[in-house]
Model confidence (mean pLDDT): 81 of 100. Small-subunit ribosomal RNA from an uncultured Clostridia bacterium, 1433 nucleotides, folded computationally. Its Rfam family is "Bacterial small subunit ribosomal RNA". Gene Ontology terms of the family: structural constituent of ribosome and ribosome.

């Protein structure tokens, strides 16, 4: 002093959790001392066995003994002290100051005076009884400091009269007369001395009353009859209703009575920087209490802890008659609990009591011992060598000896408790807790797979966990370290210092007003607040600081000071503040004037229009809707026309306007009534401000009771929509909307903004008003300014978290009220109040939860706008698919097996660019293989190779014989070698798609607390973030363009195999050829060519639109390249790889079989359904590639497919190679045809071992669906679509497929955002896994607190009766000192009722909250698809 955790990211409210100090248990570990005011307070003030815990004394008497040595009894002192606890108690109980002119005091100090004469009993004792016992009764002896009678001194009251003295003030004390009244003493001792009596006085402890001080509730608002006060008694040491009788009706209380609920007060104590919050065990002081209750006696003192009596409980003994007993002393048990020692030793010391004293008692006390409960001290070793990377560990070796074990002495009551001094000896001594972040420490290895487990809070684990569990390092702390559970603190999350309230939680709906708080100016008095000085007091410890004493420290001890922030007295200061008196106007309020207003109340008028009835016309549909339908209507609607009835309303003006305290408030008029503004500057003189209770008004909806009811419309009918459709739309309607007379009090009663006051730039409007100046058509006219008052927008300063507030403050200040303190559950429940009801109003808790919010930022999305684009989009057009057959791919289905992949564009002729075996990954069925290491067998031959026999369907293997060579090897555990196994959600690499897109960053400066924004905007413009020009931007990159390859036009330069315009030459000849030759084709190289460069319009430009020129025009045409990114898109089955998995099978090899199946659905293609056509016949016309495991000329043979020969040809040379569409000429004539060819059946052919499952091909035969295709739905803008055909890829053989070549060769459009995208800019947003989002309630389920609930049952406390132990006071009787007996009074304990209140329980009910995948709908978030809420039915 802070971190963390809401978000994609930011800033903020808030609140959770850490981090710190403390005190209390519990884990795990533990060497040693010191030193405490530590150690059954927390719960059970719950009960106790045993022991101890208060006795002393020659005063006196008896018996005893060696002895004033014992015992017993009588007196005398002490037992009210000390020690223990915190139930009760909210109190004069405690703290502090004070008071006693209202009192008391034994022992103990001073001072004074005194102690005389006498007298009768009594216990111990001794005898004798009752009685289990506790105990007890009868007789006879006796003493005294026991007790009594008497003097005396001396108290005490009354009369009466003054003095005097102390004081604030006699009521007091002191003196005198008189008079009543009453009580003194004790001895002991030789003696000194100890004692006893009386009086004053002190000292000490007390009793008693008073200010002030400190606890929660108001879901507790009154409460009190001895209660307030008087008077006259009584009672007390003593004032007093303290008690009794009477009189009187007071007496407390919102400054909190009374009642409830907790609690002993305080010095201190723990925390905080402090104000504070918290505790209040131990230690000191005070109070209380002694097992609950009560009562009283001795005594100076008690209503008494270890004293009596009594009631209640509970416990023991009993002979059942009757008795004892009280650990909240000291050890100790039971019990209760997370929780707390030994049934010690001693009067040595210090105190106490009691004695002259010796000395006795003493569980106080002082020691011990158990206990990491706190605090302080010390240790657990150092060194050297040598090994490893080490400083760490291991070995040797050598120091030290606190501590440890032991001896002696010292030392004590007493004791190794303690201290001195020596001897053995490293030896006898380290844990706990963490290790993602916070918050210091591992991207170590193993294990587990949302399992198991961790986590204070976030969060971790679903096969590579830094997060579990372990292991090893590693960090903190250290005789400790860690968890719980408390308390402050952190927390400025209760704020007095020191918060807030427009959107986060908060301003009451509005006024008015009580107490209460606060209050203008001047003068004066006063000093109460208030300041200042002194005096007294505020124990002691405690707490600082300074010295001292324990070896040091804790600890003590003494000084000093500080604390107690205090009261309480004195003396002083007056400025502010009250007070008290006088004055004064700036507040504030009254008068007076002329204007404004939808201001109110209650009256009379006025209007258009719904709707109804009435005449009259009129004659079929009307009405509704997105379209329908219900409904109206021939009993005549709708629609015209006239008239009339009746209720609500009050268009235009009309506004950003105006008025009201808020709600509200609108047609004209009139009464009566309020407020507010200007002006006047007339009166009063602070009369003021807010305001807890309090009262008044308070929309709509509601309710009561009377009218009223036109339209409109909850409810409710009926028609649509719909999956439903209790809705949204339509036909219809009842309460209610209105009037009056009550009630009710509530709304997103909103400016989410409380009322007054003051101060602090300004611009524009409007409204009332006053003033001023100007124009005037002279008006109630217009403009212009300008004070006050009010309103509305924009902005400075400054505030704020932004947002936004901004002289109408959300700025600075003041004074008062009210309200907030994380979310829900809850504005709920119970209790109070208010109401006729509905509910108002006040207002919890239990439980739950880490967030819920605020505001603004980038995405992303909308059945939100706006602008721009595109034939994967429309328009206009062309041509297809969906219809039938076939091919082909998916999908489903079978199947041993139909292997896997790819599933909206962006899987489906796709991986596959070509499954007869191979391929291949699948099914069946054979068979076959471990490198290394261990074990093991082996020169008495592993292991292989040749012949032969056997076994097997084949192949291979095993098996045994013979030769040969000669060193490894069978199984078996490890561990390999391979895997088209697994994961594409663990990668790389490659591609798909958004993308025929125009976008996607940086630097700087600049805005913002920031996240971010700007620049990328906004006007134009483009195909284009293409380009201009504005602008806090200014420039860059990647992308678009540029650029690389094709085509197209043109020069150069080159010339074979390629060309042929020229010349030769050869040949009968066409014509070929060969020989020059590069002109032109063509082929290649290198160049030019096009730039909106030229001309008109438009325009500031960019740039558009025509024209021209040109092969070609505005990107010349077609390709490659193809941004940042995102799709957990595809591929482990091209190959690479992690991890995992199989490893004699998931390897590998064989055969065979599948992939080819087929009730059936889809996609993509092919041929077609005909005449723009079939068919027959004849002719013209290309370009690109290919090609020696090839192309294959040419020639024969076949009807062909194709076969037998075979030149050339490594290629601008040979071959492929005949292009088909087309033209021409004939047919065919509209038909299932001479269309159309699936389908079968018959023969052939060619690849290859191999053609049956299952291959192209030819030939003749066969002739099926089909006659142009519903709903949808694809593709194309020019050499494109259409359509003809060629090559080519793979390949032995095989395509209708792809890629590619030319050939023929169109139509429409020149737009456009409607549909389906995209891009940008804006908006709204509860989404950010981003609409395939989020989300909301009911139902079923399961667990959790509460709430009601007929009751049942217990506690607290009162109130009223009953009964009534016992005291106390009077009287009486009497055997005269003990009792009886009677009255009056006090009264525990109990029993009965009743009243209040707190709990436990309860069928059964009720809402709530919580819980990965359970139903039903979609209400909210986008205009969320009917805008959402708030009230109220």
């Nucleotide at each position: 002093u802070c971190c963390c955790g809401u978000u994609g990211a930011u800033u903020c409210u808030g609140c959770g959790g850490g981090a710190g100090a403390g005190u209390g248990c519990c884990g795990c570990u533990a060497u040693c001392g010191g030193a405490a005011u530590c150690u059954g307070a927390c719960u059970a003030a719950g009960c106790c066995a045993u022991g101890c815990g208060a006795g002393u004394c020659u005063a006196a008497g008896u018996c005893u003994u060696u002895a004033u040595u014992g015992a017993c009894u009588u007196g005398g002192c002490a037992g009210a002290c000390u020690g223990c606890u915190g139930a009760g108690u909210a109190a004069c109980a405690c703290g502090u100051c004070g008071a006693u002119a209202a009192c008391c005091u034994a022992c103990c100090u001073u001072u004074u005076g005194g102690a005389u004469a006498g007298a009768g009993a009594u216990a111990a004792c001794c005898u004798c009884g009752g009685g289990a016992a506790a105990c007890u009764g009868a007789g006879g002896a006796u003493a005294a400091u026991a007790u009594c009678u008497a003097a005396u001194a001396g108290g005490u009251g009354a009369u009466a009269a003054a003095a005097u003295c102390u004081g604030g003030a006699a009521u007091g004390a002191u003196u005198u007369a008189u008079c009543a009244u009453u009580u003194a003493a004790a001895g002991c001792a030789u003696a000194a001395g100890c004692g006893c009596c009386a009086a004053a006085a002190g000292a000490u402890g007390g009793g008693u009353c008073g200010g002030c001080g400190g606890c929660u509730g108001a879901u507790u608002a009154g409460g009190u009859a001895g209660u307030u006060g008087g008077u006259a008694g009584g009672g007390u040491a003593a004032a007093g209703g303290c008690c009794u009788a009477c009189c009187a009706a007071g007496c407390c209380u919102c400054a909190g009575a009374u009642c409830a609920g907790u609690a002993g007060g305080g010095g201190u104590c723990c925390u905080g920087a402090g104000a504070g919050g918290g505790a209040g065990a131990g230690c000191c002081c005070c109070c209380a209490g002694a097992a609950g209750g009560g009562u009283a006696c001795u005594g100076a003192g008690a209503c008494a802890c270890a004293u009596a009596c009594c009631c209640u409980g509970g416990c023991c003994c009993u002979a059942c008659g009757g008795g004892g007993u009280g650990c909240a002393g000291c050890a100790g048990g039971c019990g209760c609990g997370g929780a707390a020692c030994c049934u010690u030793u001693a009067c040595a010391a210090u105190g106490c009591a009691c004695g002259a004293a010796a000395g006795u008692g003493u569980g106080a006390u002082a020691g011990g011992g158990g206990g990491a409960u706190u605090c302080c001290g010390a240790g657990u070793g150092c060194u050297c060598a040598u090994g490893u990377a080490a400083u760490a560990c291991a070995u040797g070796g050598g120091c030290u000896u606190u501590u440890a074990u032991u001896a002696u002495g010292g030392g004590u009551a007493a004791g190794g408790u303690c201290c001195a001094u020596g001897a053995u000896g490293a030896a006898u001594a380290a844990g706990g807790g963490g290790u993602g972040g916070g918050u210091a420490a591992g991207a170590c290895c193993g294990g587990u797979g949302c399992c198991a487990g961790c986590c204070g809070c976030c969060g971790c684990g679903g096969u590579a966990a830094u997060c579990c569990c372990g292991g090893c390092g590693c960090c903190c702390c250290u005789a400790g370290u860690g968890g719980c559970a408390c308390u402050c603190g952190u927390g400025a999350u209760u704020a007095u210092u020191g918060g807030g309230u427009c959107u986060a939680a908060a301003g009451c709906g509005u006024c008015c007003g009580u107490a209460g708080c606060c209050g203008g100016a001047u003068u004066a008095a006063u000093c109460a607040a208030u300041c200042c000085g002194c005096u007294g007091u505020g124990a002691a410890a405690u707490c600082a600081u300074c010295a001292g004493g324990c070896u040091u420290a804790a600890c003590c001890u003494g000084g000093u000071g500080g604390c107690g922030u205090g009261c309480a007295g004195u003396g002083g200061a007056u400025a502010u503040u009250g007070u008290u008196a006088a004055u004064c106007u700036a507040g504030g309020g009254a008068u007076c004037g002329g204007g404004a207003a939808g201001c109110g109340u209650c009256a009379g008028a006025a209007g258009a229009a719904u709707u109804c009835c009435g005449u009259g016309g009129g004659g079929a549909g009307u009405g509704g809707u997105a379209a329908a339908a219900u409904g109206c209507u021939a009993u005549a609607a709708u629609c015209c026309u006239c008239g009339g009835a009746g209720g609500a309303c009050u268009a235009c003006c009309g506004a950003u306007g105006g008025c009201g305290a808020a709600a509200g408030c609108a047609u004209c008029u009139g009464a009566c009534g309020g407020g507010a503004a200007c002006g006047a500057g007339u009166c009063c003189g602070a009369c003021g401000g807010u305001c807890a209770g309090g009262g008044a008004c308070g929309a709509a909806g509601g309710c009561u009771g009377a009218g009223g009811g036109a339209g409109c419309a909850a409810a409710a009918g009926g028609g649509a929509u719909u999956a439903g459709a209790u809705a949204c739309c339509c036909c219809u309607g009842u309460a209610g909307u209105c009037u009056c007379a009550g009630c009710a009090g509530u709304a997103a009663a909103c400016g989410c903004u409380g009322u007054g006051g003051a101060u602090u730039a300004g611009g524009u409007g409007u409204u009332g008003u006053g003033c001023g100046a100007u124009c005037u058509u002279a008006g109630a006219g217009g403009u212009c300014g300008u004070g006050c008052a009010g309103u509305a927008u924009c902005g400075u300063a400054g505030c704020g978290a932004a947002g936004g507030c901004g002289u109408u403050a959300a700025a600075u200040c003041c004074a008062c009220c009210a309200c907030c303190u994380g979310g829900g559950g809850a504005g709920u429940a119970c209790g109070g109040u208010c109401g006729c009801a509905a509910g108002g109003u006040u207002g919890a808790a239990a439980c739950u939860u880490a967030a819920a919010g605020a505001a603004a930022u980038a995405g992303a999305c909308g059945g939100g706008g706006g602008a721009g684009c595109a034939c994967c989009a429309c328009a206009a057009g062309g041509g297809g698919u969906g219809c039938g057959g076939c091919a082909u791919g998916c999908g489903g289905u079978u199947u041993a097996a139909u292997u896997g992949g790819a599933u909206u564009c962006a899987a489906c002729u796709c991986c596959g660019g070509a499954a007869a075996c191979c391929u291949u990954a699948c099914c069946a069925g054979a068979g076959c293989c471990g490198a290394c290491a261990g074990c093991u067998g082996a020169a008495u031959g592993a292991a292989a190779g040749c012949c032969a026999a056997c076994u097997u369907g084949a192949a291979g293997a095993g098996u045994u014989u013979g030769c040969u060579u000669g060193a490894c090897u069978c199984g078996c555990u490890g561990a390999g070698a391979g895997g088209a196994g697994g994961u594409g959600c663990a990668u790389g690499g490659c591609c798909g798609u958004c993308g025929c897109c125009a976008g996607c960053u940086c630097g700087u400066g600049c805005u913002g607390u920031g996240a971010a924004g700007u620049g990328g905007c906004c006007a134009g413009u483009u195909a284009a973030c293409u380009c201009u020009g504005g602008c806090a931007a200014c420039g860059a990159g990647c992308g678009a363009g540029a650029c690389c390859u094709u085509c197209g036009c043109c020069c150069a330069c080159a010339u074979u195999u390629g060309c042929g315009a020229c010349u030769g030459a050869u040949u009968u000849g066409a014509u070929a050829u060969c020989a020059g030759g590069c002109a032109c084709u063509a082929u290649g190289u290198g160049g030019g060519g096009a730039c909106u460069g030229c001309c008109c319009g438009a325009g500031a430009a960019a740039u558009u639109g025509g024209g021209a020129u040109g092969a070609a025009g505005g990107u010349g045409a077609a390709g490659g390249c193809u941004a940042c990114g995102a799709u957990a898109g595809g591929u482990c089955u091209g190959u690479a790889u992690g991890c995992c998995c199989c490893g004699a099978a998931u390897g590998c090899u064989c055969u065979g079989g599948g992939c080819a199946a087929c009730a059936c659905g889809c996609g993509u293609g092919c041929a077609a359904c005909a005449a723009a056509g079939g068919u027959u016949g004849a002719g013209a016309c290309a370009a690109u590639g290919g090609g020696u495991c090839g192309c294959g000329a040419c020639u024969c043979c076949g009807a062909a497919a194709g076969g037998a020969g075979g030149a050339g040809c490594u290629a601008a040379u040979c071959c492929u190679c005949g292009a088909a569409a087309c033209u021409c000429a004939a047919u065919c004539c509209a038909a299932g045809u001479u269309c159309a060819g699936a389908u079968u059946g018959a023969g052939g052919a060619c690849u290859g071992c191999a053609a049956c499952u299952c291959g192209u091909c030819c030939u003749c035969a066969u002739g099926a669906c089909g006659c142009c295709g519903g709903a949808a739905u694809c593709c194309c803008u020019a050499g494109u679509a259409a359509u003809c055909a060629g090559g080519u890829g793979u390949a032995a053989u095989c395509g209708a497929c792809g890629c590619u070549u030319g050939g023929u060769g169109a139509a429409u459009g020149a737009g456009u955002c409607c549909c389906u995208g995209c891009u940008c800019c804006u908006u709204g947003u509860a989404c950010u896994c981003a609409c395939c989002g989020c989300c909301c309630g009911u139902c079923a389920a399961a667990c959790c607190a509460a709430c009601c609930a007929a009751g049942u049952u217990g506690g607290g406390u009162u109130c009223a009766g009953g009964c009534g132990a016992g005291g106390a006071u009077c009287a009486u009787c009497u055997u005269u000192u003990g009792g009886g007996u009677g009255a009056u009074u006090c009264g525990a304990a109990c029993c009965u009722g009743g009243g209040c209140u707190c709990g436990a329980u309860g069928a059964g009910g009720u809402g709530g909250g919580u819980u990965a995948a359970g139903u039903c709908g979609u209400c909210a978030c986008a205009a969320g698809g009917u805008a959402u809420c708030c009230g109220u039915a």